This is a predicted structure of a 73-nucleotide RNA (transfer RNA) from a Patescibacteria group bacterium. The source organism's lineage runs through Bacteria and Bacteria candidate phyla.
[in-house]
RNA sequence: GGGCCGUUAGCUCAGUUGGUAGAGCAUUGCACUCGCAUUGCAAAGGUCAGCGGUUCGAUUCCGCUACGGUCCA
Numbered sequence: 001g002g003g004c005c006g007u008u009a010g011c012u013c014a015g016u017u018g019g020u021a022g023a024g025c026a027u028u029g030c031a032c033u034c035g036c037a038u039u040g041c042a043a044a045g046g047u048c049a050g051c052g053g054u055u056c057g058a059u060u061c062c063g064c065u066a067c068g069g070u071c072c073a
Base pairs, nucleotide, nucleotide: 001072002071003070004069005068006067007066010025011024012023013022019056027043028042029041030040031039049065050064051063052062053061
C1' cells in the first nucleotide's frame, strides 16, 4: 500500500429483503424477608464510530474517513 470482516445501552451481543432499536448481565426503585441472598415487577440508560450522498423516510443502501481484527505484498 491492497483485499475481506467488524464498530448498536456500562459489558456481551441481536436487530433483513429501508418505516420512530431490543435481549441477557450490570445499575436504581418497589414487593418478598427480622435482615441478607434469591425471586418477581418496574424504571433509567442509545447523536446505531464520524462526515457526506440516495430516498418521503437510512442502524439498514452507496462513497470517504477513523479505530480494531485477519490475509496478501